[in-house]
Context: one part of a larger RNA
RNA sequence: CUGGGCUUAAAGCGUAUGUAGGCGGACAUGAAAGUCAGGAGUGAAAUCCCAGGGCUCAACCCUGGAACUGCUUCUGAAACUCCAUGUCUAGAAUCCGAGAGAGGUUGGGAGAAUUCCUAGUGUAGAGGUGAAAUUCGCAGAUAUUAGGAGGAAUACCAGUGGCGAAGGCGGCCAACUGGACCGGUAUUGACGCUCAUGUACGAAAGCGUGGGGAGCAAACAGGAUUAGAUACCCUGGUAGUCCACGCCGUAAACGAUGUAUGCUAGUUGUUGGGGUCUAAGAUCUCAGUGACGCAGGGAAACCAUUAAGCAUACCGCCUGGGGAGUACGGUCGCAAGACUAAAACUC
Numbered sequence: 001c002u003g004g005g006c007u008u009a010a011a012g013c014g015u016a017u018g019u020a021g022g023c024g025g026a027c028a029u030g031a032a033a034g035u036c037a038g039g040a041g042u043g044a045a046a047u048c049c050c051a052g053g054g055c056u057c058a059a060c061c062c063u064g065g066a067a068c069u070g071c072u073u074c075u076g077a078a079a080c081u082c083c084a085u086g087u088c089u090a091g092a093a094u095c096c097g098a099g100a101g102a103g104g105u106u107g108g109g110a111g112a113a114u115u116c117c118u119a120g121u122g123u124a125g126a127g128g129u130g131a132a133a134u135u136c137g138c139a140g141a142u143a144u145u146a147g148g149a150g151g152a153a154u155a156c157c158a159g160u161g162g163c164g165a166a167g168g169c170g171g172c173c174a175a176c177u178g179g180a181c182c183g184g185u186a187u188u189g190a191c192g193c194u195c196a197u198g199u200a201c202g203a204a205a206g207c208g209u210g211g212g213g214a215g216c217a218a219a220c221a222g223g224a225u226u227a228g229a230u231a232c233c234c235u236g237g238u239a240g241u242c243c244a245c246g247c248c249g250u251a252a253a254c255g256a257u258g259u260a261u262g263c264u265a266g267u268u269g270u271u272g273g274g275g276u277c278u279a280a281g282a283u284c285u286c287a288g289u290g291a292c293g294c295a296g297g298g299a300a301a302c303c304a305u306u307a308a309g310c311a312u313a314c315c316g317c318c319u320g321g322g323g324a325g326u327a328c329g330g331u332c333g334c335a336a337g338a339c340u341a342a343a344a345c346u347c
Stems, first nucleotide, its partner, number of pairs: 004318003007301002012315001014201004021194003025088006033081002035077008049065006091191001092188003095184003103177006110154001115149007125136002162169002206247006215241002220236004258314006266292012296303002320347003329340004
């Protein structure tokens, strides 16, 4: 001088993009900033350390040495880092070809069902429950037939299936549009990785303005249940749920597992491509997605080529429980509130 962790014990930002910064492939040459070697100068004295000596010892004092790990300068080395120049293709990107997909936005039209309206048939019940009642019905309900209106959601297919950065995405058709994969190996030539601040996206609920409103349904009302029942059950029912535009910015936003790259036994299922062969099949291979399992890891549960293994780069986060994700201040928001974030005290 260095040292621990983050699936479940405290701890991975909800996700992406990306600035500064950090880190960065192979070869050659040059230079010599870092680096290394040697020399010189300086590094006051005292102190510290070592060896002697003086106060009767010691503290203390004296003498000598070492040290002062530093700085400056000169000469040299060139492996590594940096810098400069040139080259390369294994990283990255582009190009060409083909296929897969609930990826996104906008518009259109479809059928089943619920509800309501009109008309017909028809008559006394229907509905609901553990049992009932509230409720609906002779002003004709329920049931059934025909027609119409309107809104929302898309049965089967459907699958530890697919796509997307995450949130998420599911009937059909069209237009516009993003990404990934595979094959070819044509082009550029390190153009890369990560990312504080920033920016964008971000379920549900909620908020603003204007529409819409079938079903469902916080609040609310009634009926039951009960000792009570501000509930569970039932009958109703308003916001909301839907659309457009604008806010909010949070979730067990979860794989409770940051991103990127390389390496480390296998077996088996499945999705999308490609190659070969003796071709209903077999086999090899790339990219995803599952199950099991070795080494290894782990406190264990378990993880195990989709790592929680072995390593590297960068970011974020944790440091006893409560107080508290609170107060105060600040920023943002129409508000609700969000973000940032203590202390006293206490165990």